[in-house]
Molecule: Bacterial large signal recognition particle RNA
Organism: Clostridia bacterium
RNA sequence: CCAUACCAGCCGGGGAAUUAGCGGUGCCCUGUACCUGAGAUCCGCUACAGCAGGGGUUCAUUCCUUUUCUGAGGGUGAAGCUUUUAAGUAUGAGUCGUGCCUGCUGCGUUGAAGAGCGGGUCUUGCGCAAUCGGGAGUUGUGAACCAUGUCAGGUGGGGAACCAAGCAGCAUUAAGCAAUCAGCCUGAUGUGCCGCGAGGCAGCCUGCUCGGAGCAGGAGGUACGGAGAUCGCUUGGGAGUGACAUUCGAUUUUAAGGUGUAUGG
Repeated sequence: CCAUACCAGCCGGGGAAUUAGCGGUGCCCUGUACCUGAGAUCCGCUACAGCAGGGGUUCAUUCCUUUUCUGAGGGUGAAGCUUUUAAGUAUGAGUCGUGCCUGCUGCGUUGAAGAGCGGGUCUUGCGCAAUCGGGAGUUGUGAACCAUGUCAGGUGGGGAACCAAGCAGCAUUAAGCAAUCAGCCUGAUGUGCCGCGAGGCAGCCUGCUCGGAGCAGGAGGUACGGAGAUCGCUUGGGAGUGACAUUCGAUUUUAAGGUGUAUGG
């Protein structure tokens, strides 16, 4: 140095959390790198830090140590930003009231404010009228027989004169049907203010009298005061995002070094 056989080693790693600490199950990232059993109010171990059992590979570019490149993902802090909540705000605004100032608009000697008298509109009561409806009345029509009057013919009685009942027809009517300008009775109302009264007592419109120059409206500025917490501001808390700082860090990548036993050649 080579060959053969075996053992060490290796057969994933990392983050947070949990833990005195380490590892595992569970969660997350990476990645594909044996199997089985138990394992979170947990399971096993002790700094050389999983336990129990089974299997594979093997002294190597693959195992071990140091080192370089890259950096998924996670943790901590964090200026700032967004949003929400609680409290405060003797005024930074907003809001309400009062006073003053400025200017504007409308009305006004064809008469403002103010005062008095009255009417309409509003509610209600009575009466009247109107409209609509009903009724009586009036007119017409209107009963085969069970309405009336007259009852031809015919029928009955009688010796006769005559008498009786009575259909049709005619007339007059009942019930019914139809019409009805005016007039009569009666009922109703978002008809009308025609008459009278009561109420509301304040809104609008309007007339007269007194009066003799203002009245009304909103805008801006300013002063004072109040209510309230809408915006803003301050303080405290929550949630999200987060430049930046720091930390752990797989994967990828670079370089160097180390490395067992047995047998044979």